[in-house]
Molecule: c-di-GMP-I riboswitch aptamer
Organism: Gemmatimonadales bacterium
RNA sequence: CCCAGAUCAAGGCAAACCCGUCGCGAGGCGGGGACGCAAAGCCAGGAGUCUCGCGCCCUGCGAGACCGUCCGGUUGCCUGA
Numbered sequence: 001c002c003c004a005g006a007u008c009a010a011g012g013c014a015a016a017c018c019c020g021u022c023g024c025g026a027g028g029c030g031g032g033g034a035c036g037c038a039a040a041g042c043c044a045g046g047a048g049u050c051u052c053g054c055g056c057c058c059u060g061c062g063a064g065a066c067c068g069u070c071c072g073g074u075u076g077c078c079u080g081a
Base pairs, nucleotide, nucleotide: 003080004079005078012037013036017032018031019030020029021028022027035068041074042073043072045071046070047069048066049065050064051063052062053061054060
């Protein structure tokens, strides 16, 4: 360096739910809260799911959302059973 994730250290993130707020909506943000996570860091590139509008049966087009569903790119802590 590659590969791997049992154990150890330091730290990190934060599902459901609740409150506030923004959005037509999917959902976002802030606070509380922890089910989990070794990339649950970053990139929205491919697939997927969802919303809104148009179209009007072709299952298409457009604009969005999630990405804690999978893949890809990239950076990275500890350990070496």